[in-house]
RNA sequence: GUGACGAUAGCUCAGUCAGGUAGAGCACGUGACUUUUAAUCACGGAGUCCUGGGUUCGAAUCCCAGUCGUCACA
Repeated sequence: GUGACGAUAGCUCAGUCAGGUAGAGCACGUGACUUUUAAUCACGGAGUCCUGGGUUCGAAUCCCAGUCGUCACA
């Protein structure tokens, strides 16, 4: 230099192909249970979906440019 893949909640990730209310597990908070802790159960908070622009009635999703990371080739 070229190409591929990835960036979504505190963490690990799904959702993108096929546009239509942003989700799961763990963690955290509250309550129940328990002599207490742990475990278990119930409930709850938490994300401008990497950045900027475009298309569209509507974009995490499609298009363009860029940033960062991983890998391959040179």
Record summary:
This is a predicted structure of a 74-nucleotide RNA (transfer RNA) from Catenibacterium sp. The source organism's lineage runs through Bacteria, Bacillati, Bacillota, Coprobacillaceae and Catenibacterium.